[in-house]
RNA sequence: UUAAGUCAAAGCUAAACCUAUCGUAAGGUAGGGGCGGAAAGUCACGAAUCCAAUAAUGUUUGGAAAGUCGGCCUGCCGAG
Numbered sequence: 001u002u003a004a005g006u007c008a009a010a011g012c013u014a015a016a017c018c019u020a021u022c023g024u025a026a027g028g029u030a031g032g033g034g035c036g037g038a039a040a041g042u043c044a045c046g047a048a049u050c051c052a053a054u055a056a057u058g059u060u061u062g063g064a065a066a067g068u069c070g071g072c073c074u075g076c077c078g079a080g
Stems, first nucleotide, its partner, number of pairs: 005077001012037002017032006035067001041073001043071001045070003049064005
């Protein structure tokens, strides 16, 4: 310095499920939990998915999700 990151160390994150709470719902937040993760950090920009109303065979509007894929921006470690 960081191409690769399966095997080093430090720190980070936290699926299912449970409890409380908010929301019509998808789902959010907090605590427990730990399946996993090297961008599982940010942004709903493109595709797909989910929810509500509408509509009627997938239309329109609003919303959710970054741990589905792609993309923009940013970033930790340093064994060998």